Predicted 3D model of a 74-nucleotide RNA (transfer RNA) from a Patescibacteria group bacterium.
The coordinates come from a structure-prediction model, not an experiment, and the mean pLDDT is 80.
The sequence is in RNAcentral, with records from ENA.
It matches the Rfam family "tRNA". Rfam classes the family as a transfer RNA.
RNA sequence: GGGCCAUUAGCGCAGUUGGCUAGCGCGCCUCCAUGGCAUGGAGGAGGUCACCGGUUCGAAUCCGGUAUGGUCCA
Numbered sequence: 001g002g003g004c005c006a007u008u009a010g011c012g013c014a015g016u017u018g019g020c021u022a023g024c025g026c027g028c029c030u031c032c033a034u035g036g037c038a039u040g041g042a043g044g045a046g047g048u049c050a051c052c053g054g055u056u057c058g059a060a061u062c063c064g065g066u067a068u069g070g071u072c073c074a
Base pairs, nucleotide, nucleotide: 001073002072003071004070005069006068007067010026011025012024013023019057028044029043030042031041032040033039050066051065052064053063054062
């Protein structure tokens, strides 16, 4: 220098033949049960879907570029 893959909540991940309002587990907060802890139950907060631009009535999803990480080639 070039090819490929990944980037979605604090952490680990799903969702990608474009379509209502973006989800799961763990964690976090509140309440209930217990004398208390553990544990169980109910509810809740938390996201500019890495960034910039394009296509489209509509983009996490398609296209181009950038960044970071991984991997392979030279």